[in-house]
Formats: sequence, structure tokens, C1' cells
RNA sequence: GGGACGGUAGCUCAGUUGGUAGAGCACGAGCCUUUUAAGCUUGUGGUCGCGGGUUCGAGCCCCGCCCGUCUCACCA
Repeated sequence: GGGACGGUAGCUCAGUUGGUAGAGCACGAGCCUUUUAAGCUUGUGGUCGCGGGUUCGAGCCCCGCCCGUCUCACCA
């Protein structure tokens, strides 16, 4: 340098055909329990990597860029 995959909540990850952004864990509150843990209920939490384009409407499609992983090539 080429190619492939990925970047979404604090962490790990879903998100189908473009149409209200989600789950588990964690965290807060409550219930339960002699207490802790466990369990149950509920809540908080988002610049969907960045910028632009298409569209009535973009996490999803298109373009450029950044970062990570893998791979190929090059150099040595």
C1' cells in the first nucleotide's frame, strides 16, 4: 500500500425490507430476607466513530476520512 470484517448505553453485543434505538451485565430505587448474597419489580443511561450526500424519512443506502482486528503484498 491492496482486500475483508468491525466501530450502536459504563462493558459485551442485537437491530430483519429505510419508518418510535434495544437486550444481557453493571449502576440507582423499591420489594423480599434475621443480615449479606441470591431472587423479583422498576428506573437512569445514546453525538448509532467523524463529515457530507440521497430520501418525506438513514444505525441501515452512497462518497470521503479516522480507529481497531485479520489477511495479502512490499521492505529488511
Predicted 3D model of a 76-nucleotide RNA (transfer RNA) from an uncultured Verrucomicrobiota bacterium.
It matches the Rfam family "tRNA". It is annotated as a transfer RNA.